The RNA shown here (c-di-GMP-I riboswitch aptamer) has 79 nucleotides and comes from a marine eukaryotic metagenome.
Of the family's consensus pairs, 95% are formed in the model.
Model confidence (mean pLDDT): 86 of 100.
The RNAcentral record of the sequence draws on MGnify.
Rfam family: c-di-GMP-I riboswitch aptamer. Rfam links the family to the GO term cyclic-di-GMP binding.

């Protein structure tokens, strides 16, 4: 570069959660790991000392792998 081909953003319906968000069905933005893992670090959710109405902020507990690093598996071959 090809070749089989995989995944599947928004957004819609259903369905579970207090919420962030998940899941099953449609759908297709796009992605060579966008497979899979909460180790670091970022966002965002609940709950909560004090401070000073909110807002930030401190501790807890989630969430987010298509945010970013890391780990770790992996299909094809011109090199």
């Nucleotide at each position: 570069a090809a070749a089989g081909g995989g995944u599947a953003a928004a957004c819609c319906c259903u369905g579970g959660g207090u919420g962030a968000c998940c899941a099953g069905g449609g759908g297709a933005c796009a992605c060579a790991a966008a497979g899979c893992c909460a180790c670091g670090g970022g966002u965002c959710u609940u709950c909560u000392c004090g401070u000073u109405u909110a807002a930030a902020u401190u501790g807890a507990a989630g969430a987010u792998a298509g945010c970013c690093g890391g780990g770790u598996u992996a299909c094809c071959g011109a090199a």